The RNA shown here (transfer RNA) has 72 nucleotides and comes from Roseburia sp. The RNAcentral record of the sequence draws on ENA.

[in-house]
RNA sequence: GCGAUCGUAGUCUAAUGGAUAGAACGCAGGACUCCGACUCCUGUAAUGUGGGUUCGAUUCCCGCCGGUCGCA
Numbered sequence: 001g002c003g004a005u006c007g008u009a010g011u012c013u014a015a016u017g018g019a020u021a022g023a024a025c026g027c028a029g030g031a032c033u034c035c036g037a038c039u040c041c042u043g044u045a046a047u048g049u050g051g052g053u054u055c056g057a058u059u060c061c062c063g064c065c066g067g068u069c070g071c072a
Stems, first nucleotide, its partner, number of pairs: 001071007010025002013022001018055001026044006048064005
């Protein structure tokens, strides 16, 4: 340089055109306890970026940025 593939909460991950973007771990608060741990309840926070298509985009298309793999 060329090609392929991936990018979603702090971390890991689901959703593949129509939900209020879901779960787990974490974190914060509460209950329990003599204090902790465990357990339970509540909360917390996300679609890499810019455009396009569409009535509607996390999803499809293009550019860019970043990661991984292959080729040279």
It matches the Rfam family "tRNA". The family's RNA type in Rfam is transfer RNA.